[in-house]
RNA sequence: AACUCAUCGAGACCGGCUGAGGGAUAGGCCCAGUGAAGCCGGGGCAACCAUCAGGACUAACCAUCCUGAAAAGGUGCCAACUCCUACGGUGGGUCGCCAGCCAGGGCGACGCAACCGAUAGAUGAGAG
Numbered sequence: 001a002a003c004u005c006a007u008c009g010a011g012a013c014c015g016g017c018u019g020a021g022g023g024a025u026a027g028g029c030c031c032a033g034u035g036a037a038g039c040c041g042g043g044g045c046a047a048c049c050a051u052c053a054g055g056a057c058u059a060a061c062c063a064u065c066c067u068g069a070a071a072a073g074g075u076g077c078c079a080a081c082u083c084c085u086a087c088g089g090u091g092g093g094u095c096g097c098c099a100g101c102c103a104g105g106g107c108g109a110c111g112c113a114a115c116c117g118a119u120a121g122a123u124g125a126g127a128g
Base pairs, nucleotide, nucleotide: 003126004125005124006123007122008121013042014041015040016039017038021031022030023029025086026085027084028083043078044077045076048074049073051069052068053067054066055065056064082120087117088116089115090114092112093110094109095108096107097106098105
């Protein structure tokens, strides 16, 4: 690198060094000399793992699952929903065509807003 599972609309910034990029990719839209990315120091957020308590299961224990606590350990994170979109679907919207006396309908296009799912990505845990 590739594989499996879970989560991704919440939350959380200062100082020093340095000096032009950054937001994964593409398009868009943003951030940035009132200092980007990176490195160092400190602070914070969160609660994935680990920890503790209770419950389910069990004859009992282990394992597993559920709920909660705490934040001293291992990670992670601290602009914008994973910044938005990318592929598909649903019912809408707009436009065109068709038939129709009206009411209402059929077909097609756009990909405009919403929702759902998938893909991709990120993080953790596992496996290897």